[in-house]
Context: one part of a larger RNA
Molecule: small-subunit ribosomal RNA, central domain
Organism: Spongia lamella
RNA sequence: CUGGGCGUAAAGCGCAUGUAGGCGGUUCGAUAAGUCAGAUGUGAAAUCCCCGGGCUUAACCUGGGAACUGCAUUUGAUACUGUCGAACUAGAGUACAGAAGAGGAAAGUGGAAUUCUGAAUGUAGCGGUGAAAUGCGUAGAUAUUCGGAGGAACACCAGAGGCGAAGGCGACUUUCUGGUCUGUAACUGACGCUGAGAUGCGAAAGCAUGGGUAGCAAACAGGAUUAGAUACCCUGGUAGUCCAUGCCGUAAACGAUGUCAACUAGCUGUUCGAGCUUAUUAGCCUGAGUAGCGCAGCUAACGCUUUAAGUUGACCGCCUGGGGAGUACGGCCGCAAGGCUGAAACUC
Numbered sequence: 001c002u003g004g005g006c007g008u009a010a011a012g013c014g015c016a017u018g019u020a021g022g023c024g025g026u027u028c029g030a031u032a033a034g035u036c037a038g039a040u041g042u043g044a045a046a047u048c049c050c051c052g053g054g055c056u057u058a059a060c061c062u063g064g065g066a067a068c069u070g071c072a073u074u075u076g077a078u079a080c081u082g083u084c085g086a087a088c089u090a091g092a093g094u095a096c097a098g099a100a101g102a103g104g105a106a107a108g109u110g111g112a113a114u115u116c117u118g119a120a121u122g123u124a125g126c127g128g129u130g131a132a133a134u135g136c137g138u139a140g141a142u143a144u145u146c147g148g149a150g151g152a153a154c155a156c157c158a159g160a161g162g163c164g165a166a167g168g169c170g171a172c173u174u175u176c177u178g179g180u181c182u183g184u185a186a187c188u189g190a191c192g193c194u195g196a197g198a199u200g201c202g203a204a205a206g207c208a209u210g211g212g213u214a215g216c217a218a219a220c221a222g223g224a225u226u227a228g229a230u231a232c233c234c235u236g237g238u239a240g241u242c243c244a245u246g247c248c249g250u251a252a253a254c255g256a257u258g259u260c261a262a263c264u265a266g267c268u269g270u271u272c273g274a275g276c277u278u279a280u281u282a283g284c285c286u287g288a289g290u291a292g293c294g295c296a297g298c299u300a301a302c303g304c305u306u307u308a309a310g311u312u313g314a315c316c317g318c319c320u321g322g323g324g325a326g327u328a329c330g331g332c333c334g335c336a337a338g339g340c341u342g343a344a345a346c347u348c
Stems, first nucleotide, its partner, number of pairs: 004319003007302002012316001014201004021194003025088007033081002035077008049065006091191001092188003095184005103177007110154001115149007125136002162169002206247006215241002220236004258315006266293008275284003297304002321348003330341004
């Protein structure tokens, strides 16, 4: 090199955009680089192989042949690949007409609830637990009513529902803005797929500066429990949670399943479109999603099954016994925390 794999055994980068590269639809023509065939030259000798010869044999030595699968030149072939030219429309995109949506950003607005606070009514408890206590309360709490302040989150609708590449997104209104689907088949005419590096996005926690702080709540304090209780339970409570800007770049970032394309029984639910039959309450058909079951097939089994883990192709990433170890060292990144890359000795 060939070969085996990656849902759960080791193994799919968290996700996308995209450079180089790899791969690439239909038809015609040209070319002849790859490819195929022939010829010529060359491919030292020895070795290897075949047929002989010489040492009593063998090893060994030796004659001849074959071979040296290669390279160069040249003459041809033209199916496939490449290159060039011309054309096409089934891939891809554009246009037009419609559709749905918690997709994103900014500004504004709203009601319920918690807390605090002013006033009023009112009196001895409240709170909390398995039971208690710490705590709050006669300086008038809890409860109830009215008013005010402030922050955070948006009950019902709500759905196995929708949208987004992923992370993720849920009150209402406005502005700006991305993507998707359906129909028409008007336009472009292969403009495509993947993607090493690279670049961007990326929950929570954490970091920096400035604000904000109602509730919740690491740390911390107290009360319990207990043999102890640096916990679970209770009363408090600071970072944080929120906003702006900048970092961090990790997660069971999961469908533990890379992206794209083609093909391969069906049935049922649901979301968003188009068409037809009929005129209703529906039926049929078709496209895009999203769920449940299921044949063939696959699988070690579990299970997957047109949303494949089936049958194939293109490209990328990754795996190679357990521990040591995602550690050490070096490098790059980061304010730091740390991240990325990533061994070995030794041991079983």